[in-house]
């Protein structure tokens, strides 16, 4: 230079035949205990890497641009 992938909550991750964004950890509150851990129940928390484009509707299609990994030259 060029090819692949991956880039979604604080962390690790799914979710990619276009249709309401999630799950476990973890953090808050709460049940339960003398107290504490543990265990359960709620609940916060997300510009889906960034700008564009097609759609009635994009984490999902398409383009350009970052950022990390590998390969090739």
């Nucleotide at each position: 230079g060029c090819c692949u992938c991956a880039g979604u909550a604080g962390c690790u991750c799914a979710g990619u035949c276009g249709g309401c964004a999630g799950a476990g950890c973890a953090c808050a509150a709460c049940u339960u205990u003398c107290g504490u851990a543990a265990a359960g129940u709620u609940g916060g928390g997300g510009u889906c890497g960034c700008a564009g484009g097609u759609u009635c509707a994009a984490a999902u299609c398409c383009u350009g641009c970052c950022u990390g990994a590998g390969g090739c030259u």